This is a predicted structure of a 123-nucleotide RNA (Guanidine-I riboswitch aptamer) from Synechococcales cyanobacterium PMM_0073.

């Protein structure tokens, strides 16, 4: 320079924001002095729902890989066995590394560490 691989998925957390429920004001109408029902605002309302991390966490899966076994293929034998090897499966272990990062736009209900993005850029 060129190639080739460095994975997907579930739960959850960080953090997010305001569709729903739900709080808090507020206006009207009932019922009686605090309740219900409709609307309005408000997330600088702790929350349920909800979204959700490449660089955050757990698991499960798949990847390589080492060892055992089991099955196929050779050879060779009354039987048995032989040799370095291939291919599938199973069991057990072991790897799956690093990783500073915008502006600006997207999705939706809306916003984000989500998506573009391991990007531009930086060392």
């Nucleotide at each position: 320079a060129c190639a080739u691989a460095u994975u997907g998925c579930u739960u959850c957390u960080a953090g997010g924001g305001u569709u729903c429920c739900g709080g808090u004001u507020u206006a009207g109408c009932a019922g009686c002095u605090c309740u219900g029902c409709u609307g309005a605002a408000u997330g600088u309302c702790u929350g349920g729902u909800c979204c959700g991390a490449g660089a955050g966490a757990a698991g499960c899966a798949a990847g390589c890989u080492a060892g055992c076994g089991c099955u196929g293929g050779g050879u060779u034998u009354u039987a048995g066995g032989c040799a370095a090897g291939c291919a599938g499966c199973g069991c057990u272990g072991g790897c799956u590394a690093c990783a500073c990062g915008g502006c600006g736009g997207g999705a939706g209900a809306a916003a984000a560490g989500c998506c573009c993005g391991g990007g531009a850029g930086a060392a």
It was read from a public genome assembly, where an Rfam model found it. It matches the Rfam family "Guanidine-I riboswitch aptamer". About the family: This family represents a conserved RNA structure found upstream of the ykkC and yxkD genes in Bacillus subtilis and related genes in other bacteria. Rfam links the family to the GO term regulation of gene expression.